[in-house]
RNA sequence: UUUUCAUCCAGAGAGGUGGAGGGAUAACGGCCCUUGGAAGCCCGGCAACCAGUCAAAGCAACGCUGCUUUGAGUCUCGGUGCCAACUCCGGUGGAACGGGAGCUCGAUUGUGAGACGUUCCGCGAGAUGAAAC
Repeated sequence: UUUUCAUCCAGAGAGGUGGAGGGAUAACGGCCCUUGGAAGCCCGGCAACCAGUCAAAGCAACGCUGCUUUGAGUCUCGGUGCCAACUCCGGUGGAACGGGAGCUCGAUUGUGAGACGUUCCGCGAGAUGAAAC
């Protein structure tokens, strides 16, 4: 780098340092954050994917261990990750609702294209973790 699987509507300091930038680091465009101080670094915190630990159940084997499932962060100086905004927004297919140009009708009727908006279901892109090569 690639492939597979899972998750992405929640959560996380009014600390120190720093000094102008930042919001995934393909770009661009929006829209935001920022000197009432950005990024980075330190401390702190969140979460619970992985590992470990503890508990319960089941299976195997049998001298006591192994495997599976579930639960526990009022378990761990553990391995990652994360700590403005839906993965800040932007692509694409479909459905429902809203919307209504136009047509139609005696009518406050019927029908109803496109844009646009909202919600939902997929695809695509991306991020993080685990595994494989």